[in-house]
Context: one part of a larger RNA
């Protein structure tokens, strides 16, 4: 000097930051991923066209009856407006958010390569979208189940599926020119033969689809160097280590199989153990160096232990699925349902760490053409002196140097201009009035009636703690008497203790002060 602190005393404001370091321990409950009707069918809701039935009223009548036909009731259209919740479909759930348990490794960091990759939305830039087709939820009926979820039969839609056609600057394959490269090799182009595509909606403006080409973005693989500790760990290794051949993957490769060869790594420290997530950074120091990885960013990893895929441009996927463990909780004992290292929030562990708050106004993210919808990211608000920075607990006068306390060698000295006491000030404080930016804009402000402004009242509500032997600034008096106790290191205390306790006085810091604990 520093902290994600923790304890003991004290604690007035506000501004910005920080707040499970321990059990990656276990979770009640709410909310943390929805949207799209401009992809699709159908239900319900709404006006309500027309058609029936009744028949008020009126008008005319030869008085028989004929016309007109409100209110109501019913039906309910290839209509009409929104809307509502499910279902098919897209598109998002791979971002955003935790956490640091494993990892001593191409994880990370720097720095190269891929001539051995892949990329949804985005942007450029060519060229097309043509013809059928069968289904399937949802619904309906009937039915199994305690539930959880189902089972048949009927039938229906599509930007869902599926088939034929089209077909290149694409892919394979044969043959060929040219040209580059560090090596396998690549590019550019001829020609032939084969292979693969679509999907519509509309408000008519548009937005979508499909192939090919660039391009950005975002990853994926490879390599050189760095990256704790221990040899009381010296020999490890069998897909090990290389080759050929097949599969596999987007791609290289023992990535994984056959078969072949005996390699490979090791005192320059293999292998084993035991420690850790790694960076930019923080902290300290003149530096070199040492410690360190919260809080911000950026890599990696993980989602209740293990394990394995499906979809999909992207996962082996915290709020998707399966299997299996161990927990927990319905259950009609047949079965089933769950993952807070998301944000509150509860148990429990611990010296210790916080509201089951308000909003999408803003930044930004997902869908939608949009209007908007979702957002516990995020923006705020609440708790904590946990830190860092600022104010403040008044300011000037004021000596009879008052009472009081201590002390005294009894005259005095101290406290101490401190107090009282006059004059102000109003920074906080209370009240009341106004009241913002932040919103680019027509609206739209959680924060918030907040901050700030103006009044007015009013010294009034706002000082502690730690030491006072030397190191170290700051001294006496009582009690006690190797006792009680004190200490960070020397060390004090056995009757005069500036070292124990109290008072008083003095020093330091100061809404904080000290201990403790890590680290330089």
């Nucleotide at each position: 000097g520093a902290c994600g602190a923790a304890c003991g005393c004290u604690g007035g404001c506000g501004g910005c930051g920080u707040g499970c370091c321990u059990a990656a321990c276990a979770c009640a409950u709410g909310c943390a991923a929805g949207u799209c009707g401009a992809a699709c069918g159908a239900a319900g809701c709404u006006u309500g066209a027309u058609u029936u039935c009744u028949g008020a009223u009126u008008u005319u009548u030869u008085c028989g009856g004929a016309a007109u036909g409100a209110c109501g009731a019913a039906u309910g259209a290839u209509a009409u407006g929104a809307c509502u919740g499910a279902g098919u479909g897209g598109c998002g759930g791979a971002c955003g958010g935790g956490u640091g348990a494993g990892u001593a490794a191409c994880g990370c960091g720097u720095g190269a390569g891929c001539a051995a990759c892949c990329u949804g939305c985005c942007c450029u830039u060519c060229g097309g979208a043509a013809c059928g087709g069968g289904a399937u939820a949802g619904u309906g009926u009937c039915u199994g189940g305690a539930a959880a979820c189902g089972g048949a039969c009927a039938g229906u839609a599509a930007u869902a599926c599926c088939g034929u056609a089209u077909a290149a600057c694409a892919u394979a394959u044969a043959u060929u020119g040219a040209u580059c490269g560090c090596a396998u090799g690549g590019u550019c182009g001829a020609u032939a033969u084969a292979u693969c595509a679509a999907a519509a909606c509309u408000g008519a403006g548009g937005u979508g689809c499909c192939g090919a080409a660039g391009g950005a973005u975002g990853g994926g693989c490879u390599c050189g160097c760095g990256u704790c500790u221990g040899a009381u760990u010296a020999g490890a290794u069998a897909g090990u280590u290389g080759g050929u051949g097949g599969g596999g993957u987007a791609a290289c490769g023992g990535c994984c199989u056959a078969c072949c060869a005996a390699g490979u790594c090791g005192a320059c420290g293999a292998u084993c153990a035991g420690u850790a997530g790694c960076c930019g950074g923080a902290c300290u120091g003149a530096g070199a160096g040492g410690u360190u990885g919260a809080a911000c960013g950026g890599c990696c990893a993980c989602a209740u232990u293990g394990g394995g895929a499906c979809u999909g441009a992207g996962a082996c996927a915290c709020g998707g699925c399966c299997c299996a463990g161990a927990c927990u909780c319905c259950u009609a004992c047949g079965g089933g349902a769950g993952g807070c290292a998301g944000c509150a929030g509860u148990g429990g562990g611990g010296a210790a760490u916080a509201u089951u708050g308000c909003a999408c106004a803003a930044u930004g993210g997902g869908g939608g053409a949009a209007a908007c919808c979702c957002u516990g990211a995020u923006g705020c608000a609440g708790c904590a002196a946990c830190g860092c920075c600022g104010c403040g607990u008044g300011a000037a006068g004021g000596a009879a140097g008052a009472c009081g306390g201590u002390u005294u060698u009894c005259g005095g000295a101290u406290u101490g201009u401190a107090a009282a006491c006059u004059u102000c000030u109003g920074u906080u404080c209370u009240u009341a009035g106004u009241g913002a930016a932040g919103a680019a804009u027509a609206a739209u402000g959680a924060c918030g009636g907040u901050a700030g402004c103006u009044a007015a009242g009013g010294a009034g509500c706002a000082a502690g703690c730690c030491a006072c032997g030397g190191c170290u600034a700051a001294c006496u008096a009582c009690g006690u008497g190797c006792c009680a106790g004190c200490a960070g290191c020397c060390g004090c205390g056995g009757u005069a203790a500036u070292a124990c306790g109290u008072a008083g006085g003095u020093g330091g810091c100061a809404a904080g002060c000290g201990u403790u604990g890590u680290c330089c």
Small-subunit ribosomal RNA, 5' domain from an uncultured bacterium, 520 nucleotides, folded computationally.
The full RNA is in RNAcentral, with records from ENA, Greengenes and SILVA.